A computed fold for a 73-nucleotide RNA from Cryptomonas curvata, annotated as transfer RNA. Taxonomically the source falls in Cryptomonas (Eukaryota, Cryptophyceae, Cryptomonadales, Cryptomonadaceae). RNAcentral holds the sequence, with entries from ENA.

RNA sequence: GCCUGCUUAGCGAAGAGGUUAACGCGUUGGUCUUGUAAACCAAAGAUCAUCAGUUCAAAUCUGAUAGUAGGCA
Repeated sequence: GCCUGCUUAGCGAAGAGGUUAACGCGUUGGUCUUGUAAACCAAAGAUCAUCAGUUCAAAUCUGAUAGUAGGCA
């Protein structure tokens, strides 16, 4: 330099054009306990990497950019 994949909550991770963006771990509060842990209940936390485009409608399709992983030279 060229090619391919990936980027969604603090971490992991689903979602393949239309509803309120799941779930697990973690965090916070509560119940329980002499106390802690465990268990159970509840809550908060995502402008879906950025910017454009397509569409009535985009996390999802297209392009560019950035980051990251791999391959070729």
Its Rfam family is "tRNA".